[in-house]
Molecule: c-di-GMP-I riboswitch aptamer
Organism: soil metagenome
Formats: sequence, C1' cells, structure tokens
RNA sequence: GACAACGGCAAACCCAUCGUGAGGUGGGGACGCAAAGCCAAGGAUCAGGACAGGUCCUGACAGCCUGGUUACCGAA
Repeated sequence: GACAACGGCAAACCCAUCGUGAGGUGGGGACGCAAAGCCAAGGAUCAGGACAGGUCCUGACAGCCUGGUUACCGAA
C1' cells in the first nucleotide's frame, strides 16, 4: 500500500462443548481485515470476588488502542 497477483484470516448468528462468569474450543457461516499472524507489557472495556462509596485483587479480551516481534507481493 496498487481498480495488481498468489493466497490467508473469519464478525454476527447457529450447533456441540468447557467455564460461576466475561469468554474459550471445534464445526457451519461471512461482516469485514495489508498484519483481523503472534505476544496480556501499558491503557480502555467486560466478568468474578472483597471492601465501603471509589478503590483493590483475580481473570477475560490481540476483530478497542498503544507497544514489541514475525511474515506475502513489489507498482507508486
């Protein structure tokens, strides 16, 4: 980041399953994505618990952002 090429991923929803829950996993399915590959380091958001009146602890989330790291093509 191209009215390019080879491709890739897979939202919502449905089914099954795990979890107190957020949510995860597998299958179906495509809203979209140039990192919608990976990483929970910093925030945001969400869940569980405690406390007491705004904080703390634990967890989730990478398709919310920042950041780190790896990768295809080669026009501008």